Background: The RNA shown here (Bacterial RNase P class A) has 356 nucleotides and comes from a Lewinellaceae bacterium. It matches the Rfam family "Bacterial RNase P class A". Gene Ontology terms of the family: dimeric ribonuclease P complex, ribonuclease P activity and tRNA processing. From the family's description: Ribonuclease P (RNase P) is a ubiquitous endoribonuclease, found in archaea, bacteria and eukarya as well as chloroplasts and mitochondria.
RNA sequence: UGGAUAUACCGCUCUGUCGCUAGGGUGAAUAAGCCUAGAGGAAAGUCCGGACAACGUAGAGCAGCACACCAUGUAACGAAUGGGAUCUCCAAUGGGAGAUACAGAGAGUGUCACAGAAAAUAACCGCCACAUCUGUGGUAAGGGUGAAAAUGUGAGGUAAGAGCUCACACGGAUACAUAGUAAUUUGUUUCCGGGAUAAACCUUGUGUGUUGAAAUGCCAUGUAUAUCUUGACGCCCAAGGGCAAGUAUUGGCUCGAUGCUUUGAUCAAUGAUCUGUCAAGAGGGGUAGGCAGCGAAGAUAAAUGACAGAGGCUAUGCAAAUAGUACUGAAUCCGGCUUAUAGGUAUAUCCACUUU
Numbered sequence: 001u002g003g004a005u006a007u008a009c010c011g012c013u014c015u016g017u018c019g020c021u022a023g024g025g026u027g028a029a030u031a032a033g034c035c036u037a038g039a040g041g042a043a044a045g046u047c048c049g050g051a052c053a054a055c056g057u058a059g060a061g062c063a064g065c066a067c068a069c070c071a072u073g074u075a076a077c078g079a080a081u082g083g084g085a086u087c088u089c090c091a092a093u094g095g096g097a098g099a100u101a102c103a104g105a106g107a108g109u110g111u112c113a114c115a116g117a118a119a120a121u122a123a124c125c126g127c128c129a130c131a132u133c134u135g136u137g138g139u140a141a142g143g144g145u146g147a148a149a150a151u152g153u154g155a156g157g158u159a160a161g162a163g164c165u166c167a168c169a170c171g172g173a174u175a176c177a178u179a180g181u182a183a184u185u186u187g188u189u190u191c192c193g194g195g196a197u198a199a200a201c202c203u204u205g206u207g208u209g210u211u212g213a214a215a216u217g218c219c220a221u222g223u224a225u226a227u228c229u230u231g232a233c234g235c236c237c238a239a240g241g242g243c244a245a246g247u248a249u250u251g252g253c254u255c256g257a258u259g260c261u262u263u264g265a266u267c268a269a270u271g272a273u274c275u276g277u278c279a280a281g282a283g284g285g286g287u288a289g290g291c292a293g294c295g296a297a298g299a300u301a302a303a304u305g306a307c308a309g310a311g312g313c314u315a316u317g318c319a320a321a322u323a324g325u326a327c328u329g330a331a332u333c334c335g336g337c338u339u340a341u342a343g344g345u346a347u348a349u350c351c352a353c354u355u356u
Base pairs, nucleotide, nucleotide: 001352002351003350004349005348006347007346008345009344010343012311013310014309015308016307017306018305020038021037022036023035024034026032040327044338045337047336048335049334050333051332052212053211054210055209059255060254061253062252064208065207066206067205068204069083070082071081072080084102085100086099087098088097089096090095103203104202108201109200110197111196112195124143125142126139127138128137129136130135151169152168153167154166155165156164170193171192172191173190175188176187177186179184216292217291218290219289227282228281229280230279231278232277233276234243235242236241244262245261246260247259248258249257264274265273266272267271312325313324314323315322316321
C1' cells in the first nucleotide's frame, strides 16, 4: 500500500410549485387562508421476556406444555456473553471455522427395512474329529451378505479353534489423586466387554394460569329469551341459621372455598298435573353505530408524497460527461436477539507485496 474478516457509527442536502394527515390561530362558517410537526437502525422476522387488560373471590393436586453440559448476567428471557464435550471441514503439530434437540439405553417396553444362516436363544460356505460315506459331533479363527455380525493387533495354546491364557490397546463403570468456581482435563487402580436409537413410547429433574390491543372498557339503538328439553325444589331448629341437593366460578380434570336457588296450587294416594325460582342445553330474534384503549407522527384500509432545478457522495473517464445514490416503511409500549443493506469513516486481527 492492497485484500479479507469482525465490531461500531453515518447512510443524502437545499430551493420552488402542487398535494395529503394531525394540532393551533383568524373567521358566522364544514368557505378561504396562515403557522408548526409528520416513518427506522432495523419500524422487518415473530425467536423470546416484561408492562398492561380481561376472565366475580384465596387456593392445593394431577394432567398438559416447555426446558435439559457449565458458569456469568438480567426486572425477566435468550437464537445473549464466555467456557467444556463430541462431530465435520481447513490446516499441520500450534491452531482456525462451523454444527449440536449436548439429562438418562445399567427402570421398563419397542424399532434396526432389504440382503443374510443369523441383527443376539447364531451357524450358509469353510476348518477339525468319527463314521454305516446318507451323516453325527465340535468350532466361530478364514470367506460371503450387510450401514453394522459377538472389541482390536500380536503371541501362546488346541483335534481344529475361541479372552481359553498373556502383552499392548479400545469402549464403559467405580474409587483415589492433579488443574479448574464448575462443566470437565490428565494420571493410577479395580471391575465389565455386542451395538445403535428417546425430534420412538418412556423415566428423572426444573419451571409453568389462559387469551392478547381485532385484548378490553363505556354509551346509544333495537329485540322475543317466543318456544322446547333436562336437573334440583328436601330435612332440622332457638326463624336466624345449619346440613343436604342442583348449579356457577381465570385453558382441562379432581378436591376445596365462595356465590345463587330450594315457591305455591289442584286432584287424590304415596303419585300425577300446572305454575314459579336457579342452572345447563337446543333453537330463534335484534344489533353490526359511536366514544375510549393518551399526547410529543397517531392514521383506521391506513397520511408522512409527486414534479422540476441545483448541489453532495460513489464508479468509469485525461477531461467533458454518463450511470448510480442502499435495505426499507410506524399502528399499545419497553428490554434483547436474528435477518437485509449501494457506499463512506474508524478500530482490531490475518494474508500478500514493498524498503519507499
The prediction has a mean pLDDT of 75.